[in-house]
RNA sequence: GGGCCAUUAGUUCAGUCGGUUAGAACGUUCGCUUGAUAAGCGAAAGGUCGCUAAUUCAAGUUUAGCAUGGCCCA
Numbered sequence: 001g002g003g004c005c006a007u008u009a010g011u012u013c014a015g016u017c018g019g020u021u022a023g024a025a026c027g028u029u030c031g032c033u034u035g036a037u038a039a040g041c042g043a044a045a046g047g048u049c050g051c052u053a054a055u056u057c058a059a060g061u062u063u064a065g066c067a068u069g070g071c072c073c074a
Base pairs, nucleotide, nucleotide: 001073002072003071004070005069006068007067010026011025012024013023019057028044029043030042031041032040050066051065052064053063054062
């Protein structure tokens, strides 16, 4: 220098052919339970979907550029 992949909640990750209000597990907080804790059960909080634009009636999803990390080639 060239090519490819990843970026979504505190962490690890789903998210179908673009379609109604973005999800799970773990973690956190509260409640129930217990003599008390752990475990179990229930509930809640927590997200500009890496950033900036573009396309579209509509973008986590498509396109371009940039950023960060990883892999391959030279």
Transfer RNA from Kalinella pachyderma, 74 nucleotides, folded computationally. The coordinates come from a structure-prediction model, not an experiment, and the mean pLDDT is 81. The RNAcentral record of the sequence draws on ENA. NCBI's taxonomy places the organism under Eukaryota, Viridiplantae, Trebouxiophyceae, Watanabeaceae, Kalinella. Rfam family: tRNA. By type it is a transfer RNA.